Predicted 3D model of a 368-nucleotide RNA (Bacterial RNase P class A) from Pseudomonas chlororaphis. The RNAcentral record of the sequence draws on ENA. The source organism's lineage runs through Bacteria, Gammaproteobacteria, Pseudomonadales, Pseudomonadaceae and Pseudomonas. Its mean pLDDT, the model's own confidence on a scale to 100, is 77.
RNA sequence: AAAGCAGGCUAGGCAGUCGCGGCCUCGCCGCCUUCGGGCGCGCGGGGGCGAGGAAAGUCCGGACUCCACAGGGCAGGGUGAUGGCUAACGGCCAUCCGUGGCGACACGCGGAACAGGGCAACAGAAAGCAAACCGCCGAUGGCCCGGCGCAAGCCGGGAUCAGGUAAGGGUGAAAAGGUGCGGUAAGAGCGCACCGCACGUCUGGCAACAGUUCGUGGCUAGGUAAACCCCACUCGGAGCAAGACCAAAUAGGGUUCCAAGGCGUGGCCCGCGCUGGAACCGGGUAGGUUGCUAAAGAUGUCCAGUGAUGGCCAUCGUAGAGGAAUGACUGUCCUCGACAGAACCCGGCUUACAGAUCGACUCUCCAC
Numbered sequence: 001a002a003a004g005c006a007g008g009c010u011a012g013g014c015a016g017u018c019g020c021g022g023c024c025u026c027g028c029c030g031c032c033u034u035c036g037g038g039c040g041c042g043c044g045g046g047g048g049c050g051a052g053g054a055a056a057g058u059c060c061g062g063a064c065u066c067c068a069c070a071g072g073g074c075a076g077g078g079u080g081a082u083g084g085c086u087a088a089c090g091g092c093c094a095u096c097c098g099u100g101g102c103g104a105c106a107c108g109c110g111g112a113a114c115a116g117g118g119c120a121a122c123a124g125a126a127a128g129c130a131a132a133c134c135g136c137c138g139a140u141g142g143c144c145c146g147g148c149g150c151a152a153g154c155c156g157g158g159a160u161c162a163g164g165u166a167a168g169g170g171u172g173a174a175a176a177g178g179u180g181c182g183g184u185a186a187g188a189g190c191g192c193a194c195c196g197c198a199c200g201u202c203u204g205g206c207a208a209c210a211g212u213u214c215g216u217g218g219c220u221a222g223g224u225a226a227a228c229c230c231c232a233c234u235c236g237g238a239g240c241a242a243g244a245c246c247a248a249a250u251a252g253g254g255u256u257c258c259a260a261g262g263c264g265u266g267g268c269c270c271g272c273g274c275u276g277g278a279a280c281c282g283g284g285u286a287g288g289u290u291g292c293u294a295a296a297g298a299u300g301u302c303c304a305g306u307g308a309u310g311g312c313c314a315u316c317g318u319a320g321a322g323g324a325a326u327g328a329c330u331g332u333c334c335u336c337g338a339c340a341g342a343a344c345c346c347g348g349c350u351u352a353c354a355g356a357u358c359g360a361c362u363c364u365c366c367a368c
Stems, first nucleotide, its partner, number of pairs: 001364001003362002007358002010355001012333007020050002023047006029040004052339001056350002059348004064239004071270004076235005081095005096110001097108004111230001116228001118224002133169002135165003140162003143158006177195006196219001197217004202211003243290004253281006261275004297316004302311003334337001
């Protein structure tokens, strides 16, 4: 210098004019008053504040509210290396293992295949207890030939049948561990050495694991569980349209079903509680207040920790709309402006995103 890569910050700026929404305060007006004050779609002045890193998705976890005094089990759901953080999580941090990458790093479908059942096309002899297509042997029994021998039988040769074999070749993603030596009729962990594998020991680590110190063993057929299932841990439900209060209205309407039955916040059972429930037809009312913003809050220094994070201290007070508020115009600057608007609130994850900027670390090149 350029290319990567963990992470952070920003999301047009400045000035002016007019216009929005909440809150606080002052004054005036009207009404009420226990004379403190209160009320108002009233009027006016002043002051502060007013959308995001994702507000999106509604995928997780909570706080909060109700069922409700709310227990146990079955089914069902979620997670799946180890150790930590957190209110909790399927999140985050660190480490281990596996895969990808030269690397910094990224990703994760990370328990178990000897609990069980299932699946694996084609090729191939054979893909869960095995097997022989081409080959190799044919020592032993059989067949043929020759020699010796009175005979029993002995010696040699040949081709193969019975039989032996899984080292060589072939098929395949994968076929009874690899290299070498011995041994054998020919072969084979058949035996041995080294490696590999399994188990145990030793060392390091809290651990998952790593190392390879030592020993034993010929060990030797697998794959697949984001397929079923099993194992370990864990899980009430519904949701701010939750709920609470005030106001209004009614046809105490009608029909049918259940009777020790019915109902009780996912299904079923037990327990517990309540005492009536369920379905349909028809009629009436539905306006307002609250929940609604001080939060597991934000920011900053320091301390502890590799880190996530935690702690002490200090500072701040940061939208609460209710058919839904921040818009328009002018001038100017340059990096020329993307994705996109709160609706109870937080912690995460995922997705979208123009441009600018900081950046530990990695690879390459150049110079010193």